[in-house]
RNA sequence: CAGGUGCAACAGGUAGUUGCUGGUAGCAUGUGCUACGAGAGGAAAGUCCGGGCUGCAAGUGAGACGGGGCUCCAUCUAACAGAUGGCCAGAGUAAUCUGAGGGCAAGUGCAACAGAAAGUAAACCGCCAACUUUGUUGGUAAGGGUGAAAGGGUGGGGUAAGAGCCCACCGGUGGGUGUGGUAACACGCUCAGCCAGGUAAACCCUGUCCGCAGCAAGAAGUAUAUGGUAUAAGUCUCACAAACUGUUAGAUCAGUACGCAUACUUCGCUCGAGCCUGUUGGCAACAACAGGCCUAGAUAAAUAACUACCCACGACAAAACCCGGCUUAUCGUUGCACCUGAUAU
RNA sequence: GGCAAGGUAGCUCAGUUGGUUAGAGCGCUGCUCUCAUAAGGCGGAGGUCGAGGAUUCGAGUUCCUCUCUUGCUA
Numbered sequence: 001c002a003g004g005u006g007c008a009a010c011a012g013g014u015a016g017u018u019g020c021u022g023g024u025a026g027c028a029u030g031u032g033c034u035a036c037g038a039g040a041g042g043a044a045a046g047u048c049c050g051g052g053c054u055g056c057a058a059g060u061g062a063g064a065c066g067g068g069g070c071u072c073c074a075u076c077u078a079a080c081a082g083a084u085g086g087c088c089a090g091a092g093u094a095a096u097c098u099g100a101g102g103g104c105a106a107g108u109g110c111a112a113c114a115g116a117a118a119g120u121a122a123a124c125c126g127c128c129a130a131c132u133u134u135g136u137u138g139g140u141a142a143g144g145g146u147g148a149a150a151g152g153g154u155g156g157g158g159u160a161a162g163a164g165c166c167c168a169c170c171g172g173u174g175g176g177u178g179u180g181g182u183a184a185c186a187c188g189c190u191c192a193g194c195c196a197g198g199u200a201a202a203c204c205c206u207g208u209c210c211g212c213a214g215c216a217a218g219a220a221g222u223a224u225a226u227g228g229u230a231u232a233a234g235u236c237u238c239a240c241a242a243a244c245u246g247u248u249a250g251a252u253c254a255g256u257a258c259g260c261a262u263a264c265u266u267c268g269c270u271c272g273a274g275c276c277u278g279u280u281g282g283c284a285a286c287a288a289c290a291g292g293c294c295u296a297g298a299u300a301a302a303u304a305a306c307u308a309c310c311c312a313c314g315a316c317a318a319a320a321c322c323c324g325g326c327u328u329a330u331c332g333u334u335g336c337a338c339c340u341g342a343u344a345u
Numbered sequence: 346g347g348c349a350a351g352g353u354a355g356c357u358c359a360g361u362u363g364g365u366u367a368g369a370g371c372g373c374u375g376c377u378c379u380c381a382u383a384a385g386g387c388g389g390a391g392g393u394c395g396a397g398g399a400u401u402c403g404a405g406u407u408c409c410u411c412u413c414u415u416g417c418u419a
Base pairs, nucleotide, nucleotide: 001341002340003339004338005337006336007335008334009333010332012310013309014308015307016306017305018304020039021038023036024035025034026033027032041316045327046326048325049324050323051322052321053214054213055212056211067210068209069208070207072086073085074084075083076082087101088099089098090097091096102205103204107203108202109199110198124144125143126140127139128138129137130136131135152170153169154168155167156166157165171195172194173192174191175190176189177188178187179186180185218267219266220265221264222263223262224261228258229257230256231255234252235251236250237249239247240246241245274293275292276291277290278289279288280287281286311314346418347417348416349415350414351413352412355371356370357369358368364402373389374388375387376386377385395411396410397409398408399407
């Protein structure tokens, strides 16, 4: 210098004017006015996961059935399908990246078409043997052909011809065992001809987690309408006893409580697993400690419009209870670390 | 805002436990029947199964991510 990999930050700026939504203070009280200060994101998105919070169910601790999610190992975390570090497999010269990565050597199922045969193998051609010889019967998986896939590979022995049928080496798998590692696992030794195909994003099995719903959850208040359920002063009627009253039964019914509907208001609502800086521990995610800060809270829904100047001419897109992730979209700019190649010193 | 369901021919819908060339009705179109039209009869065309990726020998179907449509909820 060129190409590449990973991580992080920013997301037009400055000034002025006029508006909008909250907060504080003052004035004012139909509702506002004035001053000061604040006012979208890295994804606010998709709603794919996990939690907080609230109500319902259950009852204090678990378990069973059913359904669903996840699945190498360790750590982190409030939790997770997330993150970090490693193992294994694959891609790349490398930095580095990708992986739904347990089990088909537990059981069941599936494999169209083609092919002789699709899973305790199988005889179409071929090879070999026998016989009653244009063929039949039997043996044979070395060779051909079919298919996505045909039951280890090479060589030798063996045989009628062949075959892990036997042997040597190589490969795989499993059992035992040693070393290193917290572990996944890696590297050895030894035994066994054990050679076991694919598919679990097929049913299923192992391990582990999950009660259901969601702020339009839920709580409170006001007004209007409805006259439902319960209770019921008082009034009326009947009966009895009594003598201006009491008891029982019935009717009516002010009021009260509960419940239903509609509309509006308040709370929930933003101080929180919060943010920034530093130190310590840790490879790291992260944790602990110290100091500092308060940073939207609307409800038909504010965060904007205009003017001037500058440049790299501005992308994706905008809160709606909150938080941690994942995924997807994104004009560009900058910084740090690393790899490869070339040249020069 | 939240929660669900769906997208297959021009229209309305099937598609089973992944398997040969994805079907049905209406519509379109050719022939026939009729003096002619309709109805009827015999044929035919028409589909990137919403888009992309993954699993698998093989995906309309299974899984993931987007996109569009519809419904419920005060």